[in-house]
RNA sequence: AGAACCCGUUGGCAAACUUGCUGAAAGGCUAGGACGCAAAGCUCAGGGUCUAAGGUUUCUUGCCUAAGAGACUAUGACAGCCUGGCCGCCGAA
Numbered sequence: 001a002g003a004a005c006c007c008g009u010u011g012g013c014a015a016a017c018u019u020g021c022u023g024a025a026a027g028g029c030u031a032g033g034a035c036g037c038a039a040a041g042c043u044c045a046g047g048g049u050c051u052a053a054g055g056u057u058u059c060u061u062g063c064c065u066a067a068g069a070g071a072c073u074a075u076g077a078c079a080g081c082c083u084g085g086c087c088g089c090c091g092a093a
Base pairs, nucleotide, nucleotide: 007091008090012037013036017032018031020029021028022027035080041086042085043084045083046082047081048078049077050076054073055072056071057070058069059068060067061066
């Protein structure tokens, strides 16, 4: 100097649920609240998951400038689903 593991302190984050705002939805933000977290810090690159406004298509009604329903679709999301990338606090050993 580097890597891995263990222990402890200070500090940090904040699941479910609830309030308000936002969004078509999934979700996000905010204030409470703590299930948990040593990367539960950042990053959607790969996989996975959620949603389907718009689009495509099928069916029905209908007779056209339409309405309703189904299927598919991310350009929308999730880093507290996994992998990868980046960065990283204190003490002891």
Model confidence (mean pLDDT): 78 of 100.
The RNA shown here (c-di-GMP-I riboswitch aptamer) has 93 nucleotides and comes from Paenibacillus sp. 1_12.
Rfam family: c-di-GMP-I riboswitch aptamer. Rfam's curators write: GEMM was predicted in a large-scale screen for bacterial structured RNA regulatory elements.